[in-house]
Context: one part of a larger RNA
RNA sequence: GAUGAACGCUAGCGGCAGGCUUAACACAUGCAAGUCGAGGGGUAUAGUAGCAAUACUAGAGACCGGCGCACGGGUGCGUAACGCGUAUGCAACCUACCUUUUACAGAGGGAUAGCCCAGAGAAAUUUGGAUUAAUACCUCAUAGUGUUAUUGAAUGGCAUCAUUUAAUAACUAAAGUUCCAACGGUAAAAGAUGGGCAUGCGUCCUAUUAGCUAGAUGGUAAGGUAACGGCUUACCAUGGCUACGAUAGGUAGGGGUCCUGAGAGGGAGAUCCCCCACACUGGUACUGAGACACGGACCAGACUCCUACGGGAGGCAGCAGUGAGGAAUAUUGGACAAUGGGCGCAAGCCUGAUCCAGCCAUGCCGCGUGCAGGAAGAAGCAUCUAUGGUGUGUAAACUGCUUUUGUACAGGAAGAAACAUCCCUACGUGUAGGGACUUGACGGUACUGUAAGAAUAAGGAUCGGCUAACUCCGUGCCAGCAGCCGCGGGUAUACGGAGGAUCCCAGCGUUAUC
Numbered sequence: 001g002a003u004g005a006a007c008g009c010u011a012g013c014g015g016c017a018g019g020c021u022u023a024a025c026a027c028a029u030g031c032a033a034g035u036c037g038a039g040g041g042g043u044a045u046a047g048u049a050g051c052a053a054u055a056c057u058a059g060a061g062a063c064c065g066g067c068g069c070a071c072g073g074g075u076g077c078g079u080a081a082c083g084c085g086u087a088u089g090c091a092a093c094c095u096a097c098c099u100u101u102u103a104c105a106g107a108g109g110g111a112u113a114g115c116c117c118a119g120a121g122a123a124a125u126u127u128g129g130a131u132u133a134a135u136a137c138c139u140c141a142u143a144g145u146g147u148u149a150u151u152g153a154a155u156g157g158c159a160u161c162a163u164u165u166a167a168u169a170a171c172u173a174a175a176g177u178u179c180c181a182a183c184g185g186u187a188a189a190a191g192a193u194g195g196g197c198a199u200g201c202g203u204c205c206u207a208u209u210a211g212c213u214a215g216a217u218g219g220u221a222a223g224g225u226a227a228c229g230g231c232u233u234a235c236c237a238u239g240g241c242u243a244c245g246a247u248a249g250g251u252a253g254g255g256g257u258c259c260u261g262a263g264a265g266g267g268a269g270a271u272c273c274c275c276c277a278c279a280c281u282g283g284u285a286c287u288g289a290g291a292c293a294c295g296g297a298c299c300a301g302a303c304u305c306c307u308a309c310g311g312g313a314g315g316c317a318g319c320a321g322u323g324a325g326g327a328a329u330a331u332u333g334g335a336c337a338a339u340g341g342g343c344g345c346a347a348g349c350c351u352g353a354u355c356c357a358g359c360c361a362u363g364c365c366g367c368g369u370g371c372a373g374g375a376a377g378a379a380g381c382a383u384c385u386a387u388g389g390u391g392u393g394u395a396a397a398c399u400g401c402u403u404u405u406g407u408a409c410a411g412g413a414a415g416a417a418a419c420a421u422c423c424c425u426a427c428g429u430g431u432a433g434g435g436a437c438u439u440g441a442c443g444g445u446a447c448u449g450u451a452a453g454a455a456u457a458a459g460g461a462u463c464g465g466c467u468a469a470c471u472c473c474g475u476g477c478c479a480g481c482a483g484c485c486g487c488g489g490g491u492a493u494a495c496g497g498a499g500g501a502u503c504c505c506a507g508c509g510u511u512a513u514c
Base pairs, nucleotide, nucleotide: 001514002513003512005511006510007509008508009507012367013366014365015364016363017362018360019359020325025323026322027321029320030319031318034067035066036065039064040063045058046057047056048055049054074278075277076276083203084202085201086200087199088198089197090196093195094194098191099190100189101188102187103186104185106140107139108138109137116129117128118127119126120125146171147170148169149168150167151166152165153164154163155162156161176183177182204250205249206248211241212240213239216238217237218236219235220234221233222232223231253275254274255273256272257268258267259266260265280301281300282299283298284297303314304313305312306311331357333356334355335354339353340351341350342349343348370401371400372399373398380392381391382390384389407451408450409449410448411447415442421436422435423434424433425432426431427430459504460503461502462501463500464485465484466483470499471498472497473496474495480487481486
């Protein structure tokens, strides 16, 4: 000097930040991922009209279907590793939505949820029958573009081979809404984005760890993968790593950055950003463009809960919150107004992301607690004393002034731009431009003005030397102090109190760590 700090004493305000470093301990409760009726069958209910039947309008929940749920948010257990950083490579790869381009959208079919009927069960849940739809599913046709295979040609290359091209064979499409248009769909290519894989170098401690290795190292073949590869398997060979530290053990997420230092270095990895890993513990795959998936599935385990004992349910290292642990770390708050995300043509819905508010001197920054005058110097207190004085001290009183902050009252934002709705203009749509109108959690907040009035606001540590600041009283090696040296045994500037002084100041000290 610094800190995600804690403790003691003290404390006026504001702005901006930060806030479980310990038990990846266990969790009550609420919320944190939905959305689309312009995909589908259909519908409780409400309203209007009607005497009624019924018709029309609006339309919840559940179901089939689509997209999303792999993002966003959390944590740092594991990991010494191509995990991270950096530089390259993939002629060995994938990429939903988006953009661009080319082409297509023809003809049929069978089911199934829901609904209805009948059951089982305490519940979770579940069985049978009948029946129905789709942008769900299946078949056929078409195949320019394309994928794979075979054959041929051209170009490049020493060659393996690469590129281009031709023919043949096989494979691969589709869905509607709609007058058109447009949106959506199908097949394929390219781009962008995102991801996968590989390689060089760098990346803590221990030799009181010296040898390690059998899919181990390489080859051939096959399988597998989006893709290369011992990735896996069969066969063959016997390799591979190591004193430039293998193997083993310990510790640990890595980086940008942060602290310190003149630098070289040393230390740290909170907040914010990037990457990685994990989601009660261990394992497994399914779906999907993408997961081996925090709020999905299955199995095993530990724990908790419900039970009618037959059987079931659960996973806060999401946001709040609770218990426990601890020196120690906050509200079971508001809003989707903005930014961003998901779905939707849109209106919009959802969003503990986010934006805000609450708590905490935890930090940094800013402001205030008045300003000027006022004596040969009040009182009080303290000290020394030459008994005259001296210090506190312009301090106070008193006089004048000011009003930040505080209080009261009044006014009162920006953040709103866009989207959306309506209108106009341009061209064929949709888009672009313009206009009108609407939308603010924070919040009657920030801010501004007015009024009165010094009114509402100072402490902490230290004073032997290091180290700025000294005297008296008490105590008597006692009580105590102390970072080091050391102080105290009767004259203590070192203990305790007082007065005075010094330093910092809404803080000041102590402790811990670098």
Overview: The part of an RNA shown here (small-subunit ribosomal RNA, 5' domain) has 514 nucleotides and comes from an uncultured bacterium. Model confidence (mean pLDDT): 81 of 100. RNAcentral holds the full RNA, with entries from ENA, Greengenes and SILVA.